[in-house]
């Protein structure tokens, strides 16, 4: 360098559930296994998610409330791409 067995050693853990922490999305921790050969690690494109704050409107005389729409500074690495690292076996 390449490739991935019904092989060995092993590992990781959707849903849902409780606990926790966040305005959410979503994170952790436990129990759980659908699943994965990188489901390791890193938000660097590109997608997605959410919107407290903040931005523009509507209701309102006005404040207050109360709606909608935008917005990533947040967030997914089990969405795709790429960046770095790795176990085992086969093959050159």
């Nucleotide at each position: 360098u390449u490739u991935g067995a019904c092989a060995a050693a092993g590992g990781c853990a959707a849903a849902g559930c409780c606990a926790u922490c966040g305005a959410a999305a979503g994170g952790u921790g436990g129990c759980g296994a659908c699943g994965c050969a990188a489901a390791g690690u890193c938000a660097c494109c590109g997608g997605u998610c959410u919107a407290c704050a903040g931005g523009c409107c509507c209701u309102c005389c006005u404040c207050c409330g109360g709606g909608g729409c935008c917005c990533a500074u947040g967030a997914c690495a089990g969405c795709g791409g790429g960046a770095c690292c790795g176990c085992c076996g086969g093959a050159a």
c-di-GMP-I-GGC riboswitch aptamer from Gammaproteobacteria bacterium SG8_30, 92 nucleotides, folded computationally. NCBI's taxonomy places the organism under Bacteria, Pseudomonadati, Pseudomonadota, Gammaproteobacteria. Its mean pLDDT, the model's own confidence on a scale to 100, is 86.